[in-house]
RNA sequence: AGAGUUUGAUCCUGGCUCAGAACGAACGCUGGCGGCGCGUCUUAAGCAUGCAAGUCGAAUGGCAAGAAAAGAGCUUGCUCUUUUCCUAGAAUGGCGGACUGGUGAGUAACGCUUGGGUGACGUACCCUUUGGAUGGGGAUAGCUGUUAGAAAUAGCAGAUAAUACCGAAUAAGCUCCCUUUUGUUAGAGGAGAGGGAGGAAAGGAACUUUAGUUCCGCCGAAGGAACGGCCCGAGUACUAUUAGCUAGUUGGUGAGGUAACGGCCCACCAAGGCGACGAUAGUUACCCGGCCUAAGAGGGUGAUCGGGCACAUUGGGACUGAGAUACGGCCCAGACUCCUACGGGAGGCAGCAGCUAAGAAUAUUCCGCAAUGGACGAAAGUCUGACGGAGCGACGCCGCGUGGAUGAUGAAGGCCGGAAGGUUGUAAAAUCCUUUUAUGACUGAGGAAUAAGGAGAGUGAGAGAAACGCUUUCCGGUGACUGUAGGUCAUGAAUAAGCAACGGCUAAUUACGUGCCAGCAGCCGCGGUAACACGUAAGUUGCGAGCGUUGUUCGGAAUUAUUGGGCGUAAAGGGCAUGUAGGCGGUUUUGCAAGCUUGGUGUGAAAGGCAGGAGCUUAACUCCUGGACUGCGUUGAGAACUGCAAGACUUGAGUCACUGAGGGGCAAUCAGAAUUCCUGGUGUAGGGGUGAAAUCUGUAGAUAUCAGGAAGAAUACCAAUGGCGAAGGCAGGUUACCAGCAGAUGACUGACGCUGAGGUGCGAAGGUGCGGGGAGCAAACAGGAUUAGAUACCCUAGUAGUCCGCACAGUCAACGAUGUACACUGGAUGUCUGCACAGAAGUGUGGGUGUCGAAGCAAACGCGAUAAGUGUACCGCCUGGGGAGUAUGCCCGCAAGGGUGAAACUCAAAGGAAUUGACGGGGGCCCGCACAAGCAGUGGAUUAUGUGGUUUAAUUCGAAGCAACGCGAAGAACCUUACCAGGAUUUGACAUCCAACUAACGAAGUAGAGAUACAUUAGGUGCCCUUCGGGGAAAGUUGAGACAGGUGGUGCAUGGUUGUCGUCAGCUCGUGUCGUGAGAUGUUGGGUUAAGUCCCGCAACGAGCGCAACCCCUAUUGUCAGUUGCUAACAGGAGAGCUGAGCACUCUGGCGAGACUGCCGCCGACAAGGCGGAGGAAGGUGGGGACGACGUCAAAUCAUCAUGGCCUUUAUGUCCAGGGCGACACACGUGCUACAAUGGCCGGCACAGACGGAAGCGACUUUGCGAAAAGGAGCGGAUCCUCGAAAGCCGGUCCCAGUUCGGACUGCAGUCUGCAACUCGACUGCACGAAGUCGGAAUCGCUAGUAAUCGCAGAUCAGCCAAGCUGCGGUGAAUACGUUCCCGGGCCUUGUACACACCGCCCGUCA
Repeated sequence: AGAGUUUGAUCCUGGCUCAGAACGAACGCUGGCGGCGCGUCUUAAGCAUGCAAGUCGAAUGGCAAGAAAAGAGCUUGCUCUUUUCCUAGAAUGGCGGACUGGUGAGUAACGCUUGGGUGACGUACCCUUUGGAUGGGGAUAGCUGUUAGAAAUAGCAGAUAAUACCGAAUAAGCUCCCUUUUGUUAGAGGAGAGGGAGGAAAGGAACUUUAGUUCCGCCGAAGGAACGGCCCGAGUACUAUUAGCUAGUUGGUGAGGUAACGGCCCACCAAGGCGACGAUAGUUACCCGGCCUAAGAGGGUGAUCGGGCACAUUGGGACUGAGAUACGGCCCAGACUCCUACGGGAGGCAGCAGCUAAGAAUAUUCCGCAAUGGACGAAAGUCUGACGGAGCGACGCCGCGUGGAUGAUGAAGGCCGGAAGGUUGUAAAAUCCUUUUAUGACUGAGGAAUAAGGAGAGUGAGAGAAACGCUUUCCGGUGACUGUAGGUCAUGAAUAAGCAACGGCUAAUUACGUGCCAGCAGCCGCGGUAACACGUAAGUUGCGAGCGUUGUUCGGAAUUAUUGGGCGUAAAGGGCAUGUAGGCGGUUUUGCAAGCUUGGUGUGAAAGGCAGGAGCUUAACUCCUGGACUGCGUUGAGAACUGCAAGACUUGAGUCACUGAGGGGCAAUCAGAAUUCCUGGUGUAGGGGUGAAAUCUGUAGAUAUCAGGAAGAAUACCAAUGGCGAAGGCAGGUUACCAGCAGAUGACUGACGCUGAGGUGCGAAGGUGCGGGGAGCAAACAGGAUUAGAUACCCUAGUAGUCCGCACAGUCAACGAUGUACACUGGAUGUCUGCACAGAAGUGUGGGUGUCGAAGCAAACGCGAUAAGUGUACCGCCUGGGGAGUAUGCCCGCAAGGGUGAAACUCAAAGGAAUUGACGGGGGCCCGCACAAGCAGUGGAUUAUGUGGUUUAAUUCGAAGCAACGCGAAGAACCUUACCAGGAUUUGACAUCCAACUAACGAAGUAGAGAUACAUUAGGUGCCCUUCGGGGAAAGUUGAGACAGGUGGUGCAUGGUUGUCGUCAGCUCGUGUCGUGAGAUGUUGGGUUAAGUCCCGCAACGAGCGCAACCCCUAUUGUCAGUUGCUAACAGGAGAGCUGAGCACUCUGGCGAGACUGCCGCCGACAAGGCGGAGGAAGGUGGGGACGACGUCAAAUCAUCAUGGCCUUUAUGUCCAGGGCGACACACGUGCUACAAUGGCCGGCACAGACGGAAGCGACUUUGCGAAAAGGAGCGGAUCCUCGAAAGCCGGUCCCAGUUCGGACUGCAGUCUGCAACUCGACUGCACGAAGUCGGAAUCGCUAGUAAUCGCAGAUCAGCCAAGCUGCGGUGAAUACGUUCCCGGGCCUUGUACACACCGCCCGUCA
């Protein structure tokens, strides 16, 4: 000293939370010792028992028991009497029980604190001084006798003492009265003199030379010390949702009362007194020194220790006394408890222990008066739960210990790791050493003395040697704690470590278990199968006889801001003015000294705190010294500033004279346009209204139009960024009255000022009351529409109201969301209205009203002389969001309502400004078969295929909007195959390692569906080396275990691959610059392009991934080459490039050329580029392909493959035969074939390209109607085969029908492939001949060699469910005005409360 948390990110505001310190604490786990402290915070609840205040015989009467002595009786050891000693208990009397000790209920007060006053007072004991103490009297308790009563206690009679009580005498002081003097003060009850009156006393002890002396007491007076009573200044909690309180109340006079002042009390008189500077009332609370915290200022607190106050079961009362209205005294009343013979009595732990209840919670019914202190006493001494000690409690603070050194092979074990290894860890073990502590034994201080007491010496008073006082020397008993502290010896590492945390804040991490479960959490937040956050373990970190948790206080929090905050938008300026109290106030002179500054002095108790030192081994603790205690009082000095008093001034403020502008206010009156209504005329079928309609109105004559009349309300144009007003607000003209403002010049007053709590006034719209008025408009209400509904938006009607007068109400986004006043601080440019320069233009100078901007301010936005800048004065207001401007109380109001204005509870945010995205049924620009314009389809039918669903033993699995669904699958009869039922098998079908055996290989048999099992073995012996025994390589069989295996799960753990946006034009970086920052700029802008393509501009300059180009096919051509290709010329040939020949052409395939807006014109900015043209095979990317930026969709795939974790291991692995993947009420997608005449059928005749071919393609011949079969040339291919292309053309037929269309379905007979066509293949022939007559809503594709249409080939493949897919060629169109709309996309901009980003967010109701 800060940190976490609002957001995708940022800055700010703002709350919540954490880290610190502390505690009379409690709880959890743990616990060795000592010292010093502390220990019912809760019900001022109730209490058994014991103790806590007595003492004095040297005040008194007297005396039980006991001791001694004497005497008497005598049963010679007992009784009685007397005296002395000792006195218990009780009594009179004195002093003390008003201290000490406890508690904090009450008290908001002179209770406390601090400083004063008492000239308004008191004081026992103590000290000093002074003066006295003469002489008498009568009682009474105890006691004795007796009465009442259960007891407590009470009564009667009798005798008696005193330092008990009462007169009398005396009176230096004293008190009171009278006279008088003096003197201070605000004020005499002060001091002095004279006179009068009044009031005292007590003895005891010791000694004695019997005269007295001494000591302790007694009385009067004065003083002191110390303690108290009363009074006063200042300070002392919260609430105004407590605003008025008060009759002894305030004062006076006179009596009374008190120690003393005083309405303290009483009588009379007056009507005062207190209060916004908070009276009264309510709530809470003992106050302080101090304690805790804090840098301080403050905030909190008032345990222990100390000072004060109050209380003593609750309430009241007095007595005694120096002192009480009395904790362990009295009386009365109440509650409670106890005793009782029911008539009556007793009691008070908030003393020390202890008990009960309560509570999270707080100790022993201990020892002692040895010390310190107190009461009494002459003293010894007695009493003392004050106090000194011990006991219990880690409750706190402080100290010590639980061992030290060496010790690597880095042991074992644990944990982690694939392994190597790491870690626990020098830690342990082991070796050497020590003994604080512990246990045992022994020893042993100090607190104890200048005390008490005894003896001696000196000395004082004394007549005196006695006793006594003072000084001094010597002797000397006394210890609760306690055989304590300490010391010595012995034993032996021996007796002694835990708690919390480890995601961030916050130091410290891994594994396993769990699987939004169990749980954690101070805040943020963790946990849904790889949890560093739960639980456990290991390790680590922190503290340590403690550690955590909970509670409370301060701090951090500048989060109540005096120090030290704010109010345009985050919470916060009163709606506006006027003005009271209050606060603040211009220039100058003199004085005063209240504030202020400075010096002296008194006080600020001690303890505590601070600094220095000292004593316990140290520390805590204790002691000493110093300083501090920031305060209050008092007394000097000063006079700058504030204040006060007196005087002066003119600049603040104001007055008068002159001029000016204005929707400023109020009242009266006038005007025209429009609207509606009424009357009349013309005129005829509609009008009106809407997105479209309807309600409505009109043939009883509307709307329209003309003329006349009535009514009420509002004032077009001018008009504005303008004017006026304090604000609300103010608009036709004229007149009258009233008010404010500005300017120029002069005169006057002389600080008269600013602000303003309360108060008062004004205050839009709507609303209320009473009375008018009512044209238009128009809440409510009604009807018509719209809609799922429509208590709305739209329409038709329409009442309050809107208007006027009077009265109430008192609110608003009453906003510039910006209080009022004054001063100061660069500019630019409009506008309204004055003045000056004679006028104009203009310039200058005032007052308003706008815009832009410097500095500065601000979180930013922005403000910026009209401040949100810099200062001053005063007022109002704010302190997280919600609850809530709600409830309640009070005030106002006729009501509606207004003003003031909480809490419980709940959340960790709520909020401001700005940024980047995304989104918008926001805007601008642009593109795409996106729409439009067209062509052909799908959706209806049959059928094929895929999917869903259903079914099933199984119908294996995956794919799911576009971007799953003729998709993985370029081929499910077995196999494939992963699925199902059944039968088998377990180191395995497959890999590596080890051992043994055998070359490998291999024919035939039995059982079985087969896998397999069993029994045998015919044959066969290879390769390399060899010492001929054998060994080795490869392969096989058997055996054991490591392991194999898994199409089991997780594509949300992954790699790789792929789809999609999208072949869309975008996505970024470096440096620089701007911004507090997120970010921006660049990439935006003007043009242009298919394109972030290019050009220009620009705080940007460059660069990268994309675009384009480079690659392939195709379109033209040159050149080279010329077989299997070609054939123009020559030759042969009946014919065929068939042959010779040739390589010109076609073609094939290598290498080149060609296209670049290159050329011309126009447009464009002199650019990029566009439009047109020429030439050219091709023209502006010629056509097509491959190629897919940063990224999005946790997109797809663990079943292509690879792979982490998990799961399985006689099974989820492997093998076999069979079945299934082909099921079938149904739904969807994608295709095929059709519905016919642009056609079907029959016959004839043409023209391709690109593939493929050896377990192959198969010419050709024969057979079969045919599928095919039997033979079979040629060809591993520019040579042979597939190979017949089909649509087309020519001719014929059909004649609009469910047909000579259509071909599904079915029957029969066949062919082929293949171990095998039942489930479940394709094809052929004959027969059968269904639906279907162009397809609802909706919807797909395509812009040219494209769509449409026609056939051909290939992969996979034994065959094929292929009508699929991928290629190839043939024939070969229509249309595009255009970008409003639908869909998708790009750029810029705007709004946003969205950021999982509109499939968002969010509101209400219900559960």